[in-house]
Order: sequence, then C1' cells, then structure tokens
RNA sequence: CUCUUAUCGAGAGCAGGACGAGGGACCGGCCCGAUGACUCCUCGGCAACCAGCCGACGGCGGGUGCCAAACCCGGCAGGGUGGCAGUGGUGAGCGAGUCACCAUCCAAUCCGAGGGAUGAGAG
Repeated sequence: CUCUUAUCGAGAGCAGGACGAGGGACCGGCCCGAUGACUCCUCGGCAACCAGCCGACGGCGGGUGCCAAACCCGGCAGGGUGGCAGUGGUGAGCGAGUCACCAUCCAAUCCGAGGGAUGAGAG
C1' cells in the first nucleotide's frame, strides 16, 4: 500500500512542558484557536478490538487504539412527509399580477451507497 471482516449516537485531561498559527482531509455549513488551538514529549485517564491469566455474568495486567462536537453535519441515489417564493408544464377562468394540479426546487427525516477511522486477519 491492497484485499477481507467487525465496529463507529457510549467512555475518557480546564494537568505539566515545547512550539507559535492556523485546525476540524476536500467543498458548503458550523465550530475550535494568541485566555495559545493543531502538532510533539511527559504524566493522567477511557475501555472498543486482540491474545493471555485469574478466585470468571466479572476482574487483572499486556498489544493496538482512543481522550471537542454523532465519523461535528451535509455532499451521491431512493422513499414517504411538509412547503410553494422562483421556473416550467397542464387545466380552470370573461379576464388579471387569479386559482388548482404536476414537475423542478427547498426543509427536516428514514434508508442505502460512496469516502474515512480503528481493531483483527491475509497478501
């Protein structure tokens, strides 16, 4: 790096030190950040997966992982629901800057896909 598979709405730092401007992959949104984020080191903590041990519905230490926000939310497809400002179509109407329906569109929502992260296994 590629493949397979499981999980991803739970949990866990206002700690000390270094650095000093962006960071949350990208885009849109929304957040975090000189009251110092992100990153790194130390310490502390969590307990998902793996294997081990024990006095075994549990516990212990180990490997890996993790410690803002649901993987922070959305992005692609579909479903039902709601809306009707704009655009288009159809119909109604004597007529109109009117009315109705449909589509597009918009909103939240459900479901799936895609992408990503982590564990375990394989190459």